[in-house]
RNA sequence: GAGCCGUUAGCUCAGCCUGGUCAGAGCACAACACUUUUAAUGUUGGGGUCGCGAGUUCGAAUCUCGUACGGCUCA
Numbered sequence: 001g002a003g004c005c006g007u008u009a010g011c012u013c014a015g016c017c018u019g020g021u022c023a024g025a026g027c028a029c030a031a032c033a034c035u036u037u038u039a040a041u042g043u044u045g046g047g048g049u050c051g052c053g054a055g056u057u058c059g060a061a062u063c064u065c066g067u068a069c070g071g072c073u074c075a
Base pairs, nucleotide, nucleotide: 001074002073003072004071005070006069007068010027011026012025013024020058029045030044031043032042033041051067052066053065054064055063
């Protein structure tokens, strides 16, 4: 220098190819129930500018371009 992959909740990830109805799961966290207490279990709840910027579109996590960071390969 070139190519490919990844970036979404505190953590680990799905969803992207096929644009649309509330952006989800597990763990973690909070409250309540249960329990002598803790743990465990159950119920409920909070938490996201989908890495950043721009474009296309009536509409973008999803398509296009640029860019940042991390990883792999080639030179």
This is a predicted structure of a 75-nucleotide RNA (transfer RNA) from a Candidatus Woesearchaeota archaeon. Taxonomically the source falls in Candidatus Woesearchaeota (Archaea, Nanobdellati). It matches the Rfam family "tRNA". Its family is annotated with triplet codon-amino acid adaptor activity in the Gene Ontology. It is annotated as a transfer RNA. Model confidence (mean pLDDT): 81 of 100. The sequence is in RNAcentral, with records from ENA.